[in-house]
The RNA shown here (transfer RNA) has 78 nucleotides and comes from a Hadesarchaea archaeon.
Its mean pLDDT, the model's own confidence on a scale to 100, is 83.
It matches the Rfam family "tRNA". It is annotated as a transfer RNA. Gene Ontology term of the family: triplet codon-amino acid adaptor activity. Rfam's curators write: Transfer RNA (tRNA) molecules are approximately 80 nucleotides in length.
The source organism's lineage runs through Archaea, Methanobacteriati, Hadarchaeota (SeqCode) and Hadarchaeia (SeqCode).
RNA sequence: GCGGCAGUAGUCUAGCCUGGUCUAGGACACCAGCCUGCCACGCUGGUGGCGCGGGUUCGAAUCCCGCCUGCCGCACCA
Numbered sequence: 001g002c003g004g005c006a007g008u009a010g011u012c013u014a015g016c017c018u019g020g021u022c023u024a025g026g027a028c029a030c031c032a033g034c035c036u037g038c039c040a041c042g043c044u045g046g047u048g049g050c051g052c053g054g055g056u057u058c059g060a061a062u063c064c065c066g067c068c069u070g071c072c073g074c075a076c077c078a
Base pairs, nucleotide, nucleotide: 001074002073003072004071005070006069007068010028011027012026013025020058030046031045032044033043034042051067052066053065054064055063
């Protein structure tokens, strides 16, 4: 340099193919309450996220383009 894959809360992830019912679902964590003699478990509620920029569209996590980061392969290698 070329190609492929991936990037969604503190962590792991669903959704992306096929745009709308998603101001984004789940688990863990965290906070508050309940429960309990206490802790744990359990139950209820809450906080918090689409890597960045642009485009298409009435509407973008989803489609398109560019960039960034990571991984893999190939090429180059004085």